[in-house]
RNA sequence: GGCGCGUUCGUCUAGCCAGGUCCAGGACACCUCUCUUUCACAGAGGCGACACGGGUUCGAAUCCCGUACGCGCUACCA
Numbered sequence: 001g002g003c004g005c006g007u008u009c010g011u012c013u014a015g016c017c018a019g020g021u022c023c024a025g026g027a028c029a030c031c032u033c034u035c036u037u038u039c040a041c042a043g044a045g046g047c048g049a050c051a052c053g054g055g056u057u058c059g060a061a062u063c064c065c066g067u068a069c070g071c072g073c074u075a076c077c078a
Base pairs, nucleotide, nucleotide: 001074002073003072004071005070006069007068010028011027012026013025020058030046031045032044033043034042051067052066053065054064055063
């Protein structure tokens, strides 16, 4: 240099192939309340993410292109 794969809440992940009831679901963590003499546990609720830009489409987390970052394979030079 070329090719391939990946990037979603603080963390881990579902959804992507096959576009639509997804202004994105779950677990843990965190916050509030209840329970308890207190803490823990438990129960109820809350907070919180689609790497960035563009394209296609009535509609994009999902399809396509580019960029960034990470991983892998490979070529060249020495």